[in-house]
């Protein structure tokens, strides 16, 4: 030199704390010259925003207190936590005669 190798966004569990169940959120489709994303730069078949559509549900018990509480339920939010998953190409950074 070569060769390994550390590291992202985010995803899946698990915990707390919350939303909804009088239907929002999620998940699907379609559009976007919006947005962040391994140290650096930069980008996308990933991710996340916004705008249009289409479908769409599991709710009971209790105290009778015009309301709270208590077990569900929902491809539900949000933090945290450790495990596995996990940026091709350039530059670096470990290691390494």
């Nucleotide at each position: 030199c070569a060769g390994g190798g550390a590291g992202u966004a985010g995803a899946a569990c698990c915990a707390g704390c919350g939303c909804g169940u009088c239907a929002a959120g999620u998940a699907c489709c379609g559009g976007u010259u919006g947005g962040a994303u391994g140290g650096g730069a930069g980008g996308u078949u990933g991710c996340c925003g916004c705008c249009g559509g289409g479908c769409g549900a599991a709710g009971g018990g209790g105290c009778c207190g015009u309301g709270c509480c208590c077990c569900g339920c929902g491809a539900u939010g949000c933090u945290g936590g450790g495990u596995u998953c996990g940026c091709a190409a350039c530059c670096g950074c470990c290691u390494a005669a």
THF (Tetrahydrofolate) riboswitch aptamer, 97 nucleotides, folded computationally. The model forms 90% of the base pairs in the Rfam consensus.